This is a predicted structure of a 75-nucleotide RNA (transfer RNA) from a bacterium.

[in-house]
RNA sequence: GGGCGGCUAGCUCAAUGGCAGAGCACUGCAUUCACAUUGCAGGGGUUAUAGGUUCGAAUCCUAUGCCGCCCACCA
Numbered sequence: 001g002g003g004c005g006g007c008u009a010g011c012u013c014a015a016u017g018g019c020a021g022a023g024c025a026c027u028g029c030a031u032u033c034a035c036a037u038u039g040c041a042g043g044g045g046u047u048a049u050a051g052g053u054u055c056g057a058a059u060c061c062u063a064u065g066c067c068g069c070c071c072a073c074c075a
Base pairs, nucleotide, nucleotide: 001071002070003069004068005067006066007065010024011023012022013021018055026042027041028040029039030038048064049063050062051061052060
């Protein structure tokens, strides 16, 4: 330098162009002498960034950034 993949909650990951979710974690309540477990409820999001297309974008297109893999080149 070229190609490919990834970026969504604190973490790991879902989501057919049409309500942004799950598990774990966290908070509260119940249970216990207490802890753990279990049950119920709750909080938490600029979907990497900026544009574009569309009635409507996490999703499609473009650019940029970061991470990873492969290839090539130079020394």
It matches the Rfam family "tRNA". About the family: Transfer RNA (tRNA) molecules are approximately 80 nucleotides in length. Rfam classes the family as a transfer RNA. The coordinates come from a structure-prediction model, not an experiment, and the mean pLDDT is 82.